[in-house]
Context: one part of a larger RNA
Molecule: large-subunit ribosomal RNA, half A
Organism: Hyphomonas sp.
RNA sequence: GGCAUCCGGGGGAUGUCUUGGCGGUAAGAGGCGAUGAAAGACGUGGCACUCUGCGAUAAGCACCGGGGAGGCGAGAGCACCCUUUGAUCCGGUGAUUUCUGAAUGGGGAAACCCACCUCCGAGAUGUUGGAUAUUUCGAGCGCUUCGGCGCUCGAUGUGUCUGACAUUUCAACAGUGAGGUAUUUUAACCUGAAUACAUAGGGUUAAAAAGCAAACCCGGGGAAUUGAAACAUCUGAGUACCCGGAGGAAAGGACAUCAAUUGAGACUCCGUUAGUAGCGGCGAGCGAACGCGGACCAGGCCUGGUCUGAAACAAGGAGAAGUACCUGGGAAGGUACGCCGUAGUGGGUGAUAGCCCCGUAUCCGUAAAAUGAAGACCUUUAAGAGUAAGGCGGGACACGUGAAAUCCUGUCUGAACAUGGGGGGACCACCCUCCAAGCCUAAGUACUCCUUACCGACCGAUAGUGAACAAGUACCGUGAGGGAAUGAUGAAAAGAACCCCGAUGAGGGGAGUGAAACAGAUCCUGAAACCGGAUGCCUACAAGCUGAAGGAGCUCUUCGGAGUGACUUCGUACCUUUUGUAUAAUGGGUCAACGACUUAGUGUUGCGUGCGAGCUUAAGCCGUUAGGUGUAGGCAUAGCGAAAGCGAGUCUGAAUAGGGCGAUUGAGUACGUAGCAUUAGACCCGAAGGCAAGUGAUCUAGGUAUGGGCAGGCUGAAGGUGCGGUAACACGCACUGGAGGGCCGAACCGUUGAAUGUUGAAAAAUUCUCGGAUGACCUGUGCCUAGGGGUGAAAGGCCAAUCAAACUUGCUGAUAGCUGGUUCUCCGCGAAAUCUAUUUAGGUAGAGCGUCACGAUUUAGACUGUGGGGGGUAGAGCACUGAAUGGGCUAGGGGUCCUUACCGGAUUACCAAACCUUCUCAAACUCCGAAUACCCACAAGUUAUGCGUGGCAGACACACGGCGGGUGCUAACGUCCGUCGUGAAAAGGGAAACAACCCAGACCGCCGAUUAAGGCCCCCAAGUCAUAGCUAAGUGCGAAACGAUGUGGGAUUGCAGAGACAAUCAGGAGGUUGGCUUAGAAGCAGCCAUCCUUUAAAGAAAGCGUAACAGCUCACUGAUCAAGCGAUCCUGCGCGGAAAAUGUAUCGGGACUAAAGUUAUGCGCCGAAAUCGCGGACUCGAAAGAGUGGUAGCGGAGCGUUCCGUAAGCCGAUGAAGGUGAACCGUGAGGUUUGCUGGAGGUAUCGGAAGUGAGAAUGUUGACAUGAGUAGCGACAAAGAGGGUGAGAGACCCUCUCGCCGAAAGUCCAAGGGUUCCUGCGUAAAGUUAAUCUUCGCAGGGUUAGCCGGUCCCUAAGGCGAGGCCGAAAGGCGUAGUCGAUGGGAACCACGUUAAUAUUCGUGGGCCAUGGGAUGAGUGACGGAUUGCGAAAGCCGUGCGAGCUGACUGGAUUGUUAGCGCGGCCUGGUAGUCCCUGGAAAUAGCCUCCCAAUGAGACCGUACCCUAAACCGACACAGGUGGACUGGUAGAGCAUACCAAGGCGCUU
Repeated sequence: GGCAUCCGGGGGAUGUCUUGGCGGUAAGAGGCGAUGAAAGACGUGGCACUCUGCGAUAAGCACCGGGGAGGCGAGAGCACCCUUUGAUCCGGUGAUUUCUGAAUGGGGAAACCCACCUCCGAGAUGUUGGAUAUUUCGAGCGCUUCGGCGCUCGAUGUGUCUGACAUUUCAACAGUGAGGUAUUUUAACCUGAAUACAUAGGGUUAAAAAGCAAACCCGGGGAAUUGAAACAUCUGAGUACCCGGAGGAAAGGACAUCAAUUGAGACUCCGUUAGUAGCGGCGAGCGAACGCGGACCAGGCCUGGUCUGAAACAAGGAGAAGUACCUGGGAAGGUACGCCGUAGUGGGUGAUAGCCCCGUAUCCGUAAAAUGAAGACCUUUAAGAGUAAGGCGGGACACGUGAAAUCCUGUCUGAACAUGGGGGGACCACCCUCCAAGCCUAAGUACUCCUUACCGACCGAUAGUGAACAAGUACCGUGAGGGAAUGAUGAAAAGAACCCCGAUGAGGGGAGUGAAACAGAUCCUGAAACCGGAUGCCUACAAGCUGAAGGAGCUCUUCGGAGUGACUUCGUACCUUUUGUAUAAUGGGUCAACGACUUAGUGUUGCGUGCGAGCUUAAGCCGUUAGGUGUAGGCAUAGCGAAAGCGAGUCUGAAUAGGGCGAUUGAGUACGUAGCAUUAGACCCGAAGGCAAGUGAUCUAGGUAUGGGCAGGCUGAAGGUGCGGUAACACGCACUGGAGGGCCGAACCGUUGAAUGUUGAAAAAUUCUCGGAUGACCUGUGCCUAGGGGUGAAAGGCCAAUCAAACUUGCUGAUAGCUGGUUCUCCGCGAAAUCUAUUUAGGUAGAGCGUCACGAUUUAGACUGUGGGGGGUAGAGCACUGAAUGGGCUAGGGGUCCUUACCGGAUUACCAAACCUUCUCAAACUCCGAAUACCCACAAGUUAUGCGUGGCAGACACACGGCGGGUGCUAACGUCCGUCGUGAAAAGGGAAACAACCCAGACCGCCGAUUAAGGCCCCCAAGUCAUAGCUAAGUGCGAAACGAUGUGGGAUUGCAGAGACAAUCAGGAGGUUGGCUUAGAAGCAGCCAUCCUUUAAAGAAAGCGUAACAGCUCACUGAUCAAGCGAUCCUGCGCGGAAAAUGUAUCGGGACUAAAGUUAUGCGCCGAAAUCGCGGACUCGAAAGAGUGGUAGCGGAGCGUUCCGUAAGCCGAUGAAGGUGAACCGUGAGGUUUGCUGGAGGUAUCGGAAGUGAGAAUGUUGACAUGAGUAGCGACAAAGAGGGUGAGAGACCCUCUCGCCGAAAGUCCAAGGGUUCCUGCGUAAAGUUAAUCUUCGCAGGGUUAGCCGGUCCCUAAGGCGAGGCCGAAAGGCGUAGUCGAUGGGAACCACGUUAAUAUUCGUGGGCCAUGGGAUGAGUGACGGAUUGCGAAAGCCGUGCGAGCUGACUGGAUUGUUAGCGCGGCCUGGUAGUCCCUGGAAAUAGCCUCCCAAUGAGACCGUACCCUAAACCGACACAGGUGGACUGGUAGAGCAUACCAAGGCGCUU
């Protein structure tokens, strides 16, 4: 480490349960609101928080009624209280009811700010009392230390409390005060301009409205996805959505209606008529009415008024009947014997209760207010014009402009008046019918936010609402909006006293409780993944889709068996998609739970049942789990025809003909159920998108109002002044001057290049480098522009990490001819990848092929045989059509020659028709012509189909191999046909392995037999078998042209004892150096010729060689030797040709040589799921017997799950379900029994109903693995030591040393955050490690203002906006006004103090404002750049500094101040100069005048962080974030370097 068993951890499935949901039935109610709603904010308890209740009278107050013993709401306890003098609680009526909200006094960023008017009246003043304390004086008494002290009384003053009376409250201030003050409309009244009357306007009073709410209803607007297999009319759909309005219902409604010669008699709703008549790119689709059956019924008005009073409603009360024993922790269970019942619905009680408790049936009781069913009486009488109708343009009617009636009307016209008018589907006539242009009207119908009661073949915690739990919560988003998870100890907390270990932890061990603690709070049951421990066997030379078969050994044993297992054999997962997958093609990390063919309407077919020439009801009514009724309607009973129509016939037709369709041959219909189709989301999941209504400019783009920022250095325009110069200009020089989308360069803004980073430090950065840096610059705050829209110095850029049309919600379950997925078993049969058509080619339809049922004919089907047919393929041929070789013959043409004016002639290595002969070729040639195939007939044998009708399909991507072809290269695992086979959908044996090749078609079992292909040395079953050869190459065990004395066999031929072939020896000569050519050419550069001679033989030379000769060979000849030697052709087996990538690697390996190669012959054996044998299962069949591989698919039969009836039954604490093992049964899905666990439910049988079966959908949710103890621990500014605390110290505290920042990494504000601030205690979690520490947890504490900021007064951009104008509605604009800071407007400093606040507290010293009215001139009041000059004063800073003050023994030194000097830096004010772009507003404040007044300064913020660990970035994140201060040395400098104050060393 593997397997097995046992025991644990982890986890939370399963079972059981239900507080919560879901769907209904019957009633009720159908609104609430200016008497302030709905919805909230904030409070409210003795004690923190959440929910509930309530409102400063605050888990409550008063009264009336009920009720009768406990109560103080829940989580949840402790304390204090209340209650028979009746609490808590229940019902009714009242009181109170903060602030917001229509919100309504004005404003506003909802729960806040600021008012005004009226009233109240504390207060103030005066008078007079009382009580009490006290000052002073006097008197009396007592005591005395003789100083005085105490007590009492009187007077007097003061303070406090209190009573009475009177006055005052004009104004201001104050209040826990009270009430009122909005707008619009209507009504009434008062007042009242220009303008006489009047009107507009103003004012007062009264009433009403306003807003919210689930669906239903009416009206005004009104999409798109989609369907039409595209799309535009059409559809979707008058739907979604927006808007207005109403009611408990709404709407409609009492005929200018229908009908059809009969008549009906308002409207609404249901059934039917009917998917009919119709409409319709006559496509997709849309789709009435009359009539009939029902529900319910009701008619009035166009004049007003007066009375009567039925009925009903609360909390609540009474309410029958059981005991004993047994088991048990517990009885309601069991046993026994009873009882009640107008009550055996239901719930609870320690298991299952009619008789224990609450209840239930039944009976009884019940106030006021409020509501108002129904009815009565008197009075009264109208007749609808800019209409009907018409023209034009639209809309609605089922009806799309159509022949289009009818209704509505934007526009233009425009009647009649009952002697009239409308309608009857163009229109006209006749006839019939009705009376428009005014109004109201119950019931029947629709819906359910809400209340009560009850019900369910509804769910039971991944289910059921999103929500059984602090749920529209936590959390996410700027916002609209989105949106979770989490139930269970036990009967009872009896919730573990006490002891021990440990840090006075966490956790654990004992003890104790309990029936049980493996029920211990992470608590019922407690599965699996995953992680461990123990025991048995095995395991360190082994190669493995991890199993199957055999099996030595070891261990245990209840002796049945169980576990393990060396070794051997065979063996490439599953799903999907495919011609085809181990595929290195898809999908799944694992486990658990959830997860997909449903429901309704219609149609059709099969089956079942009822009735049957008939069958059947719908709505409704009655009854209520049964059923009855209802005959309106439907289908069938007759067809034919376009129809009128006729009818067993009819149509066509002149026809009585013929022909078509029918009849003759009759079965339907209703319900149930199954298959399929169709309409609906229609098997499930999945788009990109379209449209509607809203939400967003905190990012970013542009604009706008108001504020802010830019170290330092350089350059030196115009202009000016002076001098020179000119007739005058011009011009020159110097100085001055200070321009510039000027230059260099920090802050600031940007981002050129590179590297790093890329599961980052960061969802865009860091480091170095770089561009702009007084400008078209950068930036803060407020505001504006919004989605087919904005904005854009323009990139299709940006509009909240989203942009060729944002985001959110809805239509919406859009559509998807596309991809994926689609869950139990067994049995029977079993395809296709072809044809035709297709905006069709990966889709679909018809046909072909499958299956099931039925039927008819009774053998049609298949194979073989015989006979008869037609054909034009293979082949063959050249007769045709063409192609084509040689020759002959010969027109014609060309060349040459002769002739030449023409005519003509001859000739020819030239071309060549036709013809003859000859070799040939053809898919589109055929004088010919098979084999097969096909058709017909006949007979026999074998076999089991064939045909028709109907239901249901699947399939129309094919692949390879053989044969015949096309195409291609007679290339392709290429492509396209035909035909056969196999795969597909087929396993087994062989081919090493290998869908398609060879053999062979698997029902199951067998340690039986015989064979096929193929094999028989070993791997590996069977021959080291036999006979005769071949091969030497490991050929066998890869390959061609070509090459080669490899070797075997065969054939032909030459030479050879007259001596061959090879070898050796010898010769290989002469004319001659042949001629020519050449510098030379002598056999051998080249050209020509190539003879002769000698000889045994010898080329005017076959090679080498030389400058040319020479030289060496050869051919040829002789000698020696001695018997065969050569050549050519055919053929078997071999050889070379032969180079590749991880490793031999082209027999499967070892290996093999008279074989284990190869050829031939022979005998034997092995070898499969074939065949046979034995046993068994199922189907068909009377039997005999036959059959049973299978994808898509069709058909059949079953198993299991949840729920219902059966069931008030049966099983169950003597132990249900669930969990976990074992044994047995069944072909299987599964079932039965039993051990352990568990602790309360389960359910046979036969039926019924389905949310009914999981391994896959990059499925959903949860849990747990793997990677992995791996990467990483977020700026390399840095630590070291000692001491302290503590259980524990690298990190905490203290000290010392070291290091880093220092225009910051220091200090202070604004925004934003919201307690993070300070102290104590703590260390689970958070902190990227530890932690005694913390920005963490708990507790307590902390923020003090007339002068700071806000509020307040004022206004900008902009917002809102009385009236008003405009607009389908919603709404848009805007006047008067009113809001709105980023701007204007009164006033404070120093020191001290706290753990934490300070311009706020303390001390000291200062300062400001006030209410009403009037008036007018001012002021308020404003740009940029540049300079800091200039006479003085003044201000500020600074240097020197006598003297003085403080301190001191004295000095050093420090501070203040007169004076003097200086102006580097900074601030405020003011000024000069220059420029053009010419630089807010205010009814505020300030200034002036008049009147009054001496009171009081309210409210909110104030802690802490603020270049950051507290803000924005998901983080204690290398990023971002506006303003102010900012020292020293060097330096031009806020650069840079090093330091100060101060702060840090960046949490491993």